RNA sequence: GGAUGUUCUCAGGGCGGGGUGAAAUUCCCCACCGGCGGUGACAGCCCGCGAGCGCCCCUUCCCAUGGAAGGGGGUCAGCAGAUCCGGUGAAAUUCCGGGGCCGACGGUAUAGUCCGGAUGGAAGAGAACCGUG
Numbered sequence: 001g002g003a004u005g006u007u008c009u010c011a012g013g014g015c016g017g018g019g020u021g022a023a024a025u026u027c028c029c030c031a032c033c034g035g036c037g038g039u040g041a042c043a044g045c046c047c048g049c050g051a052g053c054g055c056c057c058c059u060u061c062c063c064a065u066g067g068a069a070g071g072g073g074g075u076c077a078g079c080a081g082a083u084c085c086g087g088u089g090a091a092a093u094u095c096c097g098g099g100g101c102c103g104a105c106g107g108u109a110u111a112g113u114c115c116g117g118a119u120g121g122a123a124g125a126g127a128a129c130c131g132u133g
Base pairs, nucleotide, nucleotide: 005129006128007127008126009125010124016030017029018028019027031113032112033103034102035049036048037047038046044101045100052079053078054076055073056072057071058070059069060068061067062066083099084098085097086096087095105116106115107114
């Protein structure tokens, strides 16, 4: 010092009170939470990424135009959500004030907050080392 590589470590928060009911942390009222990188200034809701579902591929099994289980891909982008007003300022949909909104799949009385896949995976962060000049 960062074109390249290896290893290791780390890497998600939240239902408290009341109501109804046979049963709800799932419904109703009040509450609570906010991964990672970027962005003139600190972001759940600006741009993008991640996990999950879908989709595609492979294997095995079955009562076989289909279905189930397991594994893989991340090219596809289908689901991938959701923000406005006022103020300060050189600059903020990021700060301050106010109002609003959003949250995979399976289970179960309908779940962002419970249980499960998950002692998993991972955006990425850091460290050590190799290598180059």
A computed fold for a 133-nucleotide RNA from Paracoccus indicus, annotated as FMN riboswitch aptamer (RFN element).
The coordinates come from a structure-prediction model, not an experiment, and the mean pLDDT is 77.
Lineage of the source: Bacteria > Pseudomonadati > Alphaproteobacteria > Paracoccaceae > Paracoccus.
The model forms 100% of the base pairs in the Rfam consensus.
It matches the Rfam family "FMN riboswitch aptamer (RFN element)". About the family: The RFN element is a highly conserved domain that is found frequently in the 5'-untranslated regions of prokaryotic mRNAs that encode for flavin mononucleotide (FMN) biosynthesis and transport proteins.